[in-house]
Context: one part of a larger RNA
RNA sequence: UUGGGCGUAAAGGGCUCGUAGGCGGAUUAUUAAGCUUGGUGUUAAAGUACCCGGCUCAACUGGGUGAGAGCGCUGAGAACUGAUAGACUAGAGUUCAGGAAGGGAAACUGGAAUUCCUGGUGUAGGGGUGAAAUCUGUAGAGAUCAGGAAGAACACCGGUGGCGAAGGCGAGUUUCUAGCCAUGAGCUGACGCUGAGGAGCGAAAGCGUGGGGAGCGAACAGGAUUAGAUACCCUGGUAGUCCACGCUGUAAACGAUGUACACUAGGUGUUGGGGUGUGAAGCCUCAGUGCCGGAGCAAACGCGAUAAGUGUACCGCCUGGGGAGUAUGCUCGCAAGGGUGAAACUC
Numbered sequence: 001u002u003g004g005g006c007g008u009a010a011a012g013g014g015c016u017c018g019u020a021g022g023c024g025g026a027u028u029a030u031u032a033a034g035c036u037u038g039g040u041g042u043u044a045a046a047g048u049a050c051c052c053g054g055c056u057c058a059a060c061u062g063g064g065u066g067a068g069a070g071c072g073c074u075g076a077g078a079a080c081u082g083a084u085a086g087a088c089u090a091g092a093g094u095u096c097a098g099g100a101a102g103g104g105a106a107a108c109u110g111g112a113a114u115u116c117c118u119g120g121u122g123u124a125g126g127g128g129u130g131a132a133a134u135c136u137g138u139a140g141a142g143a144u145c146a147g148g149a150a151g152a153a154c155a156c157c158g159g160u161g162g163c164g165a166a167g168g169c170g171a172g173u174u175u176c177u178a179g180c181c182a183u184g185a186g187c188u189g190a191c192g193c194u195g196a197g198g199a200g201c202g203a204a205a206g207c208g209u210g211g212g213g214a215g216c217g218a219a220c221a222g223g224a225u226u227a228g229a230u231a232c233c234c235u236g237g238u239a240g241u242c243c244a245c246g247c248u249g250u251a252a253a254c255g256a257u258g259u260a261c262a263c264u265a266g267g268u269g270u271u272g273g274g275g276u277g278u279g280a281a282g283c284c285u286c287a288g289u290g291c292c293g294g295a296g297c298a299a300a301c302g303c304g305a306u307a308a309g310u311g312u313a314c315c316g317c318c319u320g321g322g323g324a325g326u327a328u329g330c331u332c333g334c335a336a337g338g339g340u341g342a343a344a345c346u347c
Base pairs, nucleotide, nucleotide: 004318005317006316007301008300012315014201015200016199017198021194022193023192025088027086028085029084030083031082033081034080035077036076037075038074039073040072041071042070043069049065050064051063052062053061054060091191092188093187094186095185096184097183098181099180103177104176105175106174107173108172109171110154114150115149116148117147118146119145120144121143125136126135162169163168206247207246208245209244210243211242215241216240220236221235222234223233258314259313260312261311262310263309266292267291268290269289270288271287272286273285274284275283276282296303297302320347321346322345329340330339331338332337
């Protein structure tokens, strides 16, 4: 390189937007770059293929003919691709009317619980465990009642329910703001798909500066357990967890399944629309979200209109295990570290 693959065997980029590039609906005319087909020039000789000859044959060698392919010149064709011009509406988009939602940001507000503080009542325990002890309490704890303070999280509703590109999002109200869905009417007229580089977003932990700190709680201390116990259990407890701004850029970032489009039996539940209907019923339909299952696919497990089926376009990635996501170089980062990423050797 040809070829084969990527749910679980190696392999889908964490996600989106988008540049170059690749690919692209239906129609008419022109063109002739690609494409198809002639002519012609050139591509030294030798060589190769075929034919005839010379060495006794062959190797070797003399002569002749031809082929293929590249590049150039010159004609022809016009279906397809391209180009140019015009016209189209099925893709895409936009407007008006309707709808659902924990989508995002900010401000304000709320109750339950927890801890702490103050005061009242009240007396000997409380707490914790398999059992204990450390701990706490006559300086009055725990329990109970009243008042106050603080921070964090929002029970029930709550649901293989909703929204978001992914990460993710759950008390209430308001303001600002993004996306989505069906139906009807009108409009633009291919404006599309994908997307190397690039840009942005990106859980938790971690980092910087300044706040905050109730509960929980790495580290740490003590008590137990144990042969030991740098653990599991218990009592404490610092970073952190929370907020603002900035950084980090990674996860089993998972559906371990890239994005878009088209096509291909059914059954059953659910969320939000539309139509029909007197109607909560039933029927039809669109968009999502589950389960089962046919053909087909698959090594099997299983997938099965939300495909891992059948096709198309484009991107990413894989090529035995270890060495190793290491070394080195480059690059990003305050650091921790991230990205890119070998080889020797060995089985």
A computed fold for a 347-nucleotide part of an RNA from a metagenome, annotated as small-subunit ribosomal RNA, central domain.
The prediction has a mean pLDDT of 88.